[in-house]
Molecule: c-di-AMP riboswitch aptamer (ydaO/yuaA leader)
Organism: soil metagenome
RNA sequence: CGCCGAAUCCACACCCGCGUGUGGAACGGGGGAACCAAGGUGGCUGUUGCUCAGCCAUUGGGGCGAAUCUCCAUUCAGGAGACGCGCAAGCUCUUUCAGCGCGAGCCCGUCAGCUAACCCCGUAGGCGUGCGAAAGAG
Numbered sequence: 001c002g003c004c005g006a007a008u009c010c011a012c013a014c015c016c017g018c019g020u021g022u023g024g025a026a027c028g029g030g031g032g033a034a035c036c037a038a039g040g041u042g043g044c045u046g047u048u049g050c051u052c053a054g055c056c057a058u059u060g061g062g063g064c065g066a067a068u069c070u071c072c073a074u075u076c077a078g079g080a081g082a083c084g085c086g087c088a089a090g091c092u093c094u095u096u097c098a099g100c101g102c103g104a105g106c107c108c109g110u111c112a113g114c115u116a117a118c119c120c121c122g123u124a125g126g127c128g129u130g131c132g133a134a135a136g137a138g
Stems, first nucleotide, its partner, number of pairs: 001128004008025007026123006036113001039059008060111001061108004068082005083103005091138007
């Protein structure tokens, strides 16, 4: 000076170490009515059949995030596809093509669908890019 990300800015006080606390703005997230919605798998029964319904058994569920699904391998943990995400040349935003890269991790604790009012929480952490091509808006 830039990038991923919500993770920035301002004021006051303490204090002299770019630290701590409080408050505000801004950005981001969760909970939470009415109405609406309310799973999968297997078995049995009802039905002419389809469909649908009932019963029994089994499977917990959810949040942040792009970070999921399917197939092939399973000899070492990989490959491919679909789909999702990211990437400085006057500034910001949107779209297309090309190129490169990512598709993790963490949390709640048997509990939360949507959800107005209302309530609560976060403002971290990690990195080093470009001198590819077009279109549009401000």